[in-house]
Molecule: small-subunit ribosomal RNA
Organism: uncultured prokaryote
C1' cells in the first nucleotide's frame, strides 16, 4: 500500500467481491508437553441433594451428655468438674457472591450546588444517681397429621418502664419559660452504657453539559405550571393536600414507537471515526410474577415478613411448605460453555477482650488447543544419487542428503534420589508441587489447508454440461494446471481449514476528506416569517478566542524506562497521557454584543428612451366554412394507387351578397419583455418590471430561505355561454396474413369566452440564487459621451458566435463559467422492485404529494474509440443495371443430387462459393456397401528360435461358386563369395511384441484447396496528438485499371499488395537451315519429285519495337485527360501466370501426413454373386430439337492444337454399315490418325412435315475371361413429346458472342461432360436513377456470435417474496367504570390494657375491633397500535430451447421521448 469483475479494446462513474486484523465463538480433520488468562453470549426456562451468615457464657436464666467424688432400698440420688441444643438480650444478616429482565432515566459519565444523614471507627467536652413492673426459657394441662399453637405457674439481664439531674441538646416569641439520659461485666485496668461537638469514610437530595433510531410518530399537559398556608420526610420540593391563578413543554424535535443496562475501557483505523460494553473495576437496576409496609444508623431486604397470582411438593384433606440471576450439579433450550473437588495455609469479612468459631468471598486443584506466549518430535555426516513411487522426448528427470548406513546429542516426557519460596512467632490446601542430581535410550511425539487469474505453488490418471467446485470473476459438453485420485510443490504448524460477527481496505455518507450540464442528483418559477452570513472608522466589553496557574479527570487498561519468573506470554515499580470539565489571571487582533459615527452595498428623488410585461373596453382586413342568388355542366374530390364521399334534386369551379367564430400573412430578426409558465393585427384607458442620465437624500435599511405562501403550458374536471376551422373517441374506405395503426373520407368530446378546481411536464440552459475576481475577437439590442464620416472609438445594460488561461472522465465550458473564492438553501449515495404498496395530506374526480421493505442481479450507467451495419448522405467502380446478342424455365433424353425404395441402393460436397463436383471415364476389378464362403502374426513392415531347401515359372488334372487345398510332368536350379553352408535372400513351422483398418473427430491439426477478389487494399518503424482505447501518415484537392501518380499537409520513411520483371499473340531485323520452304538456275514420271538454293513461308534461338516520346488544347506551370502525326502496334497493344493482411471454426482424418479414442478368430485379408445403374415424385447441368438463316441431295474449297510401338495404322480387297482380312511406313516437323464442317450448288415450301428423333421390334459388328441385371456402335423397320416455352433467371463488350467442326487426358471398350484448337463472325452500352456486389470519406447506433444483431409486451407452465382481503387469533396501550388482599395513613375505640397520675374510684398510654381514603391482582365495555393465520384478488421478480406479434435501437422502415 491494493487487487479482481461492466467493455471488442478504453478512460471514467459505481456498486458488488477479495487480500489484513480481532473473538467469551461454533464445526470439520488432527493432536507430544508446560506456563498464564478464559470458560450458558441462548430459557431473567424449571429446579433432586449438599454447602454458601453466623458469632457473643467476658449481658442474662438455665444446665444436657460425659467424668470424678459421695451415697443407694441398686430404680437411682447428692455434690463437683464440664459446658451442648433451646432461650432471652447485643452485633452482624443492607457487607462479600449473582443476573442485566426492567429502565433513553438525573440511570450513567462529567463538573458543580445546599437544605441534610450516618452503626462501627478516630478526637474532644460532660455524665454513669436512685427505684419499678413484666416475659421467654423451664414445669403442668391442652389443641393439631403436620407446620405451629392455647391456657396456667416461676424467674433473670447490657430486655422493659418512671423518677432526679441536663455543661448541651430540641422547641420557642430567641430573654425568661418548657421538655429530653444512662449498663453493666470481667482475672482492677480495660470492655462497654448515656449526652453533645468536630473529624473520616459512606449514604440521601438537586442543578449544567453529554448519553440510540423513527417525523410513515406533530403537537402533549389538569397536580399539569406557578403561588399562598398546612403536612410528610434525615433533608429542598405538587413529595401530598386545600385554596388561588392559568399556566407549562415542543421543529434546538415535545408526546408517542421500537431497541438498550451507563461508564472506564475493548477491538479496528495512519488519524478523524466506526463498532462494541465477557472477564477486571466504578455505578444502576432487580432477586418466581405483582403489591405492601415493619426492623433498623442504613432495606420497602437474593438465602426476613404479609398479601394477591401462576408453578412445584406434603396432607389424616381439615391445612400447611418453597423459591440456585449464591457455589457444585440436574433437566430443558441450543451451534456451544467445566468438578455435586480441597482449605481456610495466604488476602480479606462478621461476631468476640482474646482464644477462636463462621467465611462455595478467596486461595488452589480438576475438565476444556476456548485464546496468548514458550518448548520438542533430533543434530552432523552421508551419491551407488539405492529401491519403490510419479513423469518421460525412452536418454532421462523428479522425490533427494531426503532414507538406508555410519559418528553422536537428551531438551520435553519416562524412572530413582534430593526437596523449596509462598511464614515477621505458630499454623502450607496446592504438594513430595516447582526446582536440583542421578539413569535408559533416537527413543515416546506431524499434521491440516492449498496449487485457474486475485494469490505463493504443475503434472498424469479418471470423469465428459454428468458426478461435482465455487470468496468474486467463472470452471465442467473427450486431450480438465478450475471436478475426483495420485506424485510434485506451496503457505502454517499443535495447530490448520470452514462458517458467523466487527473494524479495515470504503474518499461507498467524505469534520479530516465526496458529488449534482451529459454518469445517481439543481426545487417547475417568485414572495417572505425563522434561521444562517453580512461593508467603513472609533470606542467600551471580554462570550466566543488565545496564553498561563489552580483543583478534578478512580484503580486497572495503552504507551515509555525500569525490575521479576531461564525467555516470553505474565507479574510488578515510577512516569508519561487521560485530547475533558470547574476556577483563577492576563491579551484584544478577529467574531459577537453595546454606544457613536461614515457612504462604496441597497434605496429614494428628477429628467429621457426600448420594449409581442399584464389587465380591461373597443375596432379592421385576409382566409375558411355556410346560406341566398346568377353563370354553368359532368364531373368533383383524394391517393403511391383506389374507394368511403359529394354531385343532373346541378356540385367542382366562379361572381355578386349575407352569417358565424377563431386566428392575426408580411414585417419577424439566436430581435425584444417577464421570475418562471408564457408574450405578436390595431386604438383607448388602467398597471408591474427594467435601462441611461444627473443631482441632493437615507445611513447597511443588505444575501439566502427550511416550513409558509402565490403564480403556475397542455391535458383533465364542475356550472353557463359559443361552435367557423382543426380534431381525441366513434363510424366508414383503403392497405395488410393481421391492421383496433401509419393513408383517405366524414365526425363528437375538446379547442374558445366567464367563474371555480387541477398543480404536473424533455416545467431543460438536463446548468438553484447573491457578491466579487480572472486575454481578447466579432455580430446585435438599448441608452450616455466625445471626436467626425469610419470596415470608426469609448462607456453602461442586455443577448449571440469564436476563442486564451483554467477546468473536465471526455464531450465540452470558457467575464452570461462547468475557471478562482466565500456565503445560504435544494437534492443524490449501485441496478431492478418503484416514484410502487401501506400509511398521513390535499383534491369532486382524475390523481397529486410524502414515500419503504421482501426479493433478486453482478452489474445498471457516461463519454470516448475501433469495426460492422442502416428500408442515412456524398464521391466511384463492375456483364450490376440499362442497351443489345443468344439461353435457361415449357419436350424427349444425358448426367448430378434430393426423397422413396431396397440384403446393400458405400461415403463425402448443401446459397452464392453442394448438385457432368470428388470421379481424367462402377460390366469383373475399381469398391469403400451387402449376402453367403474362408483366413487368424495375417495380403504388407521389423526383429527372435527351430527346421527345410534354397529359385522362378509352365502345362495337364481332382475337389470347389471361388478364395482355398491337393496331385503329376517338364523346364530353370536365387545373389554375392575369400569357395568355408561363410553371408544375404526364399519358403515352412512356433511363441511373442506387433501388423492392419476408405473405423470416430476437418470442432484436435499439418499440408492443399475453395471465397469476398486481381477487389486496392493491409500494415510496419520513428516522430507528433490524445489520461487511455486510439489518431496522424493512409485524410484532404486532382487524377488513374489502381494507396496510380501530382499538389496540400506533424510527419518523414519503410514492407506485403497494384504495376514492372516472366510466358504467349502481333511487327522488323539477325543467327541456323531438317524432316520445313520453294523466288530465280537446271531436270523431271509432273509429285519440292530431283539437283540447287535459305531469298520467302515456317521453325526455335538472340536481339529491336511503345515511353504521352513529338505537336496542338485543356489542367495549377503539376500528375494526367482530349485531339493529332508517325507506326506492325497508341496510351495496361491482346491473352496467361501471378491471389496482399485476413474473413468463413468454409472443404477435405476417404490423395498424403497426423495428435487422441475405437475394433485385433475382426471394424482386418481373401473370394464368388449383388449393390452404387434401383424409380410415384422434385430440382440443378448439359445435349438434341421445334424447322426454310433450314432438311435432304450433290460437289470435293480452306485450318489448327495434339496423340502414335501391348500404339497410331497407310494402300489394297470384302461388307449398305460398324467392321473385317492383309498389313506398307513410323519412337514420327520425314510415317499415321487425318476426311475438317459450317461454306457453294441443287432440291423440298410451311405440314407434325422429307422438321424432330425418343421408344420399341429384329439382325449385326467391336472390346472384354465373361456385355442378363449393366457397354459402345451399325443396317432394316417403328416415328413418341416437341410448333420457341409462366412466374423467374443465366452468359457475354471483340475476333468477343454466337455458329461450325477438330485434338486430346481417362481408358480394354464406353463422353451429350472436362481441357484444349482452329473456322465463320456480330449486335448494342443513352447513361448511373434503379437491383446485386465491392472501394474511399461522413454520419446515427441500445449492434461487437457485430442486422441472420439487439430487443418489448400480452398470453401459457413452475418456483419465490410481497400489497388487497369477509375475517380470525395474539401481544401491547390508552379511557370509563365495577371490584378492593395485605399495608400505611385518618377517624372511632362503651371489647381489653403490668409499669406512669391517682387515698380509692378512676384516667393517661396502648392494642383489638370498626369505619373511611389511597391502592395491586381481576372483571365489564369502547378505542389505538404491532404481529400471525386466511377462501379469492393485484401486481413484482426469477426461470437454455413454449405461443402471438415487432414498439425501441439505423430515418428502426409513421423521428424519438416527456
Nucleotide at each position: 500500500a491494493g487487487a479482481g469483475u461492466u467493455u471488442g479494446a478504453u478512460c471514467c462513474u459505481g456498486g458488488c467481491u477479495c487480500a489484513g486484523a480481532a473473538c467469551g465463538a461454533c464445526c470439520g480433520c488432527u493432536g507430544g508437553c508446560g506456563g498464564c488468562a478464559g470458560g450458558c453470549c441462548u430459557a431473567a426456562c424449571a429446579c433432586a441433594u449438599g454447602c454458601a451468615a453466623u458469632a457473643c457464657g467476658a449481658g442474662g436464666g438455665g444446665g444436657a451428655a460425659a467424668c470424678c467424688a459421695c451415697u443407694u432400698u441398686c430404680g437411682g440420688g447428692u455434690g463437683g468438674u464440664g459446658g451442648a441444643g433451646a432461650c432471652u438480650g447485643g452485633c452482624g444478616c443492607a457487607c462479600g457472591g449473582g443476573u442485566g429482565a426492567g429502565u433513553a432515566a438525573c440511570g450513567c459519565g462529567u463538573g458543580g450546588g445546599a437544605a441534610u444523614u450516618u452503626g462501627c471507627c478516630c478526637u474532644g467536652g460532660g455524665g454513669u444517681g436512685g427505684g419499678g413492673g413484666a416475659u421467654a426459657a423451664c414445669c403442668g394441662c391442652u389443641g393439631g397429621a403436620a407446620a405451629c399453637g392455647g391456657c396456667g405457674g416461676c424467674u433473670a439481664a447490657u430486655a422493659c418502664c418512671g423518677c432526679a439531674u441536663a455543661c448541651g441538646c430540641c422547641u420557642u416569641g430567641a430573654g425568661a419559660g418548657g421538655g429530653c439520659a444512662a449498663a453493666g461485666a470481667c482475672g482492677g485496668g480495660c470492655c462497654g452504657c448515656c449526652u453533645u461537638g468536630g473529624g473520616a469514610g459512606g449514604g440521601g437530595c438537586c442543578c449544567g453539559c453529554g448519553u440510540u433510531g423513527g417525523a410513515u410518530u406533530a403537537g402533549c399537559u389538569u397536580g399539569u405550571u406557578g403561588g399562598u398556608g398546612a403536612g410528610c420526610u434525615a433533608a429542598a420540593g405538587g413529595c401530598u393536600c386545600a385554596c388561588c391563578a392559568a399556566g407549562g413543554c415542543c421543529g434546538c424535535g415535545a408526546u408517542c414507537c421500537a431497541u438498550a443496562g451507563c461508564u472506564g475501557g475493548u477491538c479496528u483505523g495512519a488519524g478523524a471515526g466506526g463498532a462494541u460494553g465477557a472477564u477486571c473495576a466504578g455505578c444502576c437496576a432487580c432477586a418466581c410474577u405483582g403489591g405492601g409496609a415493619c426492623u433498623g444508623a442504613g432495606a420497602c431486604a437474593c438465602g426476613g415478613c404479609c398479601c394477591a397470582g401462576a408453578c412445584u411438593c406434603c396432607u389424616a384433606c381439615g391445612g400447611g411448605a418453597g423459591g440456585c440471576a449464591g457455589c457444585a450439579g440436574u433437566g430443558g433450550g441450543g451451534a456451544a460453555u467445566a468438578u455435586u473437588g480441597g482449605a481456610c495455609a495466604a488476602u480479606g469479612g462478621g461476631c468476640g477482650c482474646a482464644a477462636g468459631c463462621c467465611u462455595g468471598a478467596u486461595c488452589c486443584a480438576g475438565c476444556c488447543a476456548u485464546g496468548c506466549c514458550g518448548c520438542g518430535u533430533g543434530a552432523g555426516u552421508g551419491a551407488a544419487g539405492a529401491a519403490g513411487g510419479c513423469c518421460u522426448u525412452a536418454g532421462g528427470g523428479u522425490u533427494g542428503u531426503a532414507a538406508a548406513g555410519c559418528u553422536c546429542u537428551u531438551u520435553c516426557a519416562c524412572c530413582c534420589g534430593c526437596g523449596a519460596a509462598g511464614a515477621u512467632g505458630a499454623u502450607g490446601a496446592c504438594g513430595g508441587u516447582a526446582g536440583c542430581g542421578g539413569g535408559a535410550g533416537a527413543a515416546g511425539a506431524a499434521g491440516c489447508c492449498c496449487c485457474g487469474g486475485c494469490u505463493a505453488a504443475c503434472u498424469c490418471c479418471g470423469u465428459g454440461c454428468c458426478a461435482g467446485c465455487a470468496g468474486c470473476c467463472g470452471c465442467g459438453g473427450u486431450a480438465a494446471u478450475a471436478c475426483g485420485g495420485a506424485g510434485g510443490g506451496g503457505g502454517c504448524g499443535a495447530g490448520c481449514g470452514u462458517u458467523g460477527u466487527u473494524c479495515g481496505g470504503a474518499u461507498u455518507u467524505a469534520c479530516u476528506g465526496g458529488g449534482c450540464g451529459u454518469a445517481a442528483a439543481g426545487g417547475g418559477c417568485g414572495c417572505g416569517c425563522a434561521g444562517g452570513c453580512g461593508g467603513u472608522u472609533u470606542u467600551g466589553u471580554u462570550a466566543g478566542u488565545c496564553a498561563g496557574g489552580c483543583g478534578u479527570g478512580a484503580a486497572a487498561u495503552c504507551c515509555c524506562c525500569g525490575g521479576g519468573c531461564u525467555c516470553a506470554a505474565c507479574c510488578u515499580g515510577g512516569g508519561a497521557a487521560u485530547u475533558g470539565c470547574g476556577u483563577u489571571u492576563g491579551a484584544u487582533a478577529c467574531u459577537g454584543c453595546g454606544a457613536a459615527a461614515c457612504u462604496a452595498g441597497a434605496g429614494u428623488u428628477c429628467g429621457g428612451g426600448a420594449g409581442a410585461g399584464g389587465g380591461u373596453a373597443g375596432u379592421g382586413g385576409a382566409a375558411u366554412u355556410c346560406c341566398c342568388a346568377g353563370u354553368g355542366u359532368a364531373g368533383a374530390g383524394g391517393u403511391g394507387a383506389a374507394a368511403u364521399u359529394c354531385g343532373u334534386a346541378g356540385a367542382u369551379a366562379u361572381u355578386g351578397g349575407g352569417a358565424a367564430g377563431a386566428a392575426c400573412a408580411c414585417c419577424a430578426g439566436u430581435g425584444g419583455c417577464g421570475a418562471a409558465g408564457g408574450c405578436g393585427g390595431c386604438u383607448a384607458c388602467c398597471u408591474g418590471g427594467a435601462c441611461c442620465g444627473a443631482u441632493a437624500c437615507u445611513g447597511a435599511c443588505g444575501c439566502u430561505g427550511a416550513g409558509g405562501u402565490g403564480c403556475g403550458a397542455a391535458a383533465g374536471c364542475g356550472u353557463g355561454g359559443g361552435g367557423a376551422g382543426c380534431a381525441a373517441a366513434c363510424a366508414g374506405g383503403a392497405u395488410u396474413a393481421g391492421a383496433u395503426a401509419c393513408c383517405c373520407u366524414g365526425g363528437u368530446a375538446g379547442u374558445c369566452c366567464a367563474c371555480g378546481c387541477c398543480g404536473u411536464a424533455a416545467a431543460c440552459g438536463a446548468u438553484g440564487a447573491g457578491u466579487g475576481c480572472u486575454a481578447g475577437a466579432u455580430g446585435u439590442c438599448g441608452g450616455g459621451g466625445g471626436u467626425u464620416u469610419a470596415g470608426g472609438c469609448u462607456u453602461c445594460g442586455g443577448u449571440g458566435u469564436c476563442g486564451c488561461a483554467g477546468c473536465u472522465a471526455a464531450c465540452g465550458c470558457a467575464u452570461u463559467a462547468a475557471g478562482c473564492a466565500c456565503u445560504c438553501c435544494g437534492c443524490c449515495u449501485g441496478g431492478g422492485g418503484a416514484g410502487u404498496a401501506c400509511g398521513g395530506c390535499c383534491g369532486c374526480a382524475a390523481g397529486g404529494u410524502u414515500a419503504a421493505a421482501a426479493c433478486u442481479c453482478a452489474a445498471a450507467g457516461g463519454a470516448a474509440u475501433u469495426g460492422a451495419c442502416g428500408g442515412g448522405g456524398g464521391c466511384c467502380c463492375g456483364c450490376a443495371c440499362a442497351a443489345g446478342c443468344g439461353g435457361u424455365g415449357g419436350a424427349g433424353c444425358a448426367u448430378g443430387u434430393g426423397g422413396u425404395u431396397u440384403a446393400a441402393u458405400u461415403c463425402g460436397a448443401c446459397g452464392c462459393a453442394a448438385c457432368g463436383c470428388g470421379c481424367a471415364g462402377a460390366a469383373c476389378c475399381u469398391u469403400a456397401c451387402c449376402a453367403g464362403c474362408u483366413c487368424u502374426u495375417g495380403a504388407c513392415a521389423u526383429g527372435g528360435g527351430a527346421a527345410g531347401u534354397a529359385u522362378g515359372g509352365a502345362u495337364a488334372u481332382u475337389g470347389g461358386a471361388g478364395a482355398c487345398a491337393g496331385u503329376a510332368u517338364c523346364c530353370u536350379u536365387c545373389a554375392g563369395u575369400u569357395c568355408g553352408g561363410c553371408u544375404g535372400g526364399c519358403u515352412u513351422c512356433c511363441a511373442c511384441a506387433c501388423a492392419g483398418g476408405u473405423g470416430c473427430u476437418g470442432c484436435a491439426u499439418g499440408g492443399c484447396u475453395g471465397u469476398c477478389g486481381u477487389c486496392a487494399g493491409c500494415u510496419c518503424g520513428u516522430g507528433u496528438c490524445g489520461u487511455g482505447a486510439g489518431a496522424u501518415g493512409u485524410u484532404g484537392g486532382g487524377u488513374u485499371a489502381a494507396g496510380u501518380c501530382c499538389c496540400g499537409c506533424a510527419a518523414c520513411g519503410a514492407g506485403c499488395g497494384c504495376a514492372a520483371c516472366c510466358c504467349u499473340c502481333g511487327c522488323c531485323u539477325u543467327c541456323a537451315g531438317u524432316u520445313g520452304c520453294c523466288a530465280u538456275c537446271g531436270g523431271u514420271u509432273a509429285g519440292g519429285c530431283c539437283g540447287g538454293g535459305c531469298a520467302c513461308u515456317c521453325u526455335g534461338g538472340a536481339g529491336g519495337a511503345a515511353c504521352c516520346g513529338c505537336c496542338g488544347g485543356u489542367g495549377a506551370u503539376a500528375a494526367g485527360c482530349c485531339g493529332g502525326a508517325g507506326g506492325a502496334a497508341g496510351g495496361u497493344g491482346g491473352g496467361g501466370a501471378u491471389g496482399a493482411c485476413g474473413u468463413c471454426a468454409a472443404g477435405u482424418c476417404c490423395u498424403c501426413a497426423u495428435g487422441g479414442c475405437c475394433c485385433u478368430u475382426a471394424u482386418g485379408g481373401g473370394c464368388u454373386g449383388g449393390g452404387c445403374u434401383a424409380c410415384a415424385c422434385a430440382c440443378g447441368u448439359g445435349c438434341u430439337a421445334c424447322a426454310a438463316u433450314g432438311g435432304c441431295g450433290g460437289u470435293g474449297a480452306c485450318a489448327a492444337u495434339g496423340g502414335g510401338u501391348c500404339g497410331c495404322g497407310a494402300a489394297a480387297c470384302c461388307g449398305c454399315g460398324a467392321g473385317g482380312u492383309u498389313g506398307a511406313g513410323c519412337a514420327a516437323a520425314u510415317c499415321c490418325c487425318c476426311a475438317a464442317a459450317a461454306a457453294c450448288c441443287g432440291u423440298c415450301u410451311c405440314a407434325g412435315u422429307u422438321c424432330g428423333g425418343a421408344u420399341u421390334g429384329u439382325u449385326c459388328u467391336c472390346u472384354g475371361c465373361a456385355a442378363c441385371u449393366c457397354g459402345a456402335g451399325a443396317g432394316c423397320a417403328u416415328g413418341a413429346a416437341g410448333u420457341u416455352g409462366g412466374a423467374a433467371u443465366c452468359g457475354c463488350u471483340a475476333g468477343u458472342a454466337a455458329u461450325c467442326g477438330u485434338g486430346g487426358a481417362u481408358c480394354a471398350g464406353c463422353a451429350u461432360g472436362c481441357c484444349a484448337c482452329g473456322g465463320u463472325g456480330a449486335a448494342u452500352a443513352c447513361g448511373u436513377u434503379c437491383c446485386c456486389g465491392g472501394g474511399c470519406c461522413u454520419u446515427g447506433u441500445a449492434c461487437a456470435c457485430a442486422c441472420c444483431g439487439c430487443c418489448c409486451g400480452u398470453c401459457a407452465c413452475a418456483c419465490c417474496a410481497u400489497g388487497g382481503g369477509a375475517g380470525u387469533u395474539g401481544g401491547u396501550u390508552u379511557u370509563a367504570c365495577c371490584u378492593g388482599a395485605a399495608g400505611c395513613c385518618g377517624g372511632u375505640g362503651c371489647g381489653c390494657u403490668a409499669a406512669c397520675c391517682u387515698c380509692g374510684a378512676g384516667g393517661a398510654c396502648g392494642c383489638a375491633g370498626c369505619c373511611g381514603a389511597c391502592c395491586a391482582c381481576g372483571g365489564u365495555a369502547a378505542g389505538g397500535u404491532c404481529a400471525g393465520c386466511g377462501a379469492c384478488u393485484g401486481g413484482g421478480g426469477u426461470g437454455a430451447a413454449g405461443u402471438c406479434g415487432u414498439a425501441a435501437c439505423a430515418a428502426g422502415g409513421u423521428a424519438g421521448c416527456c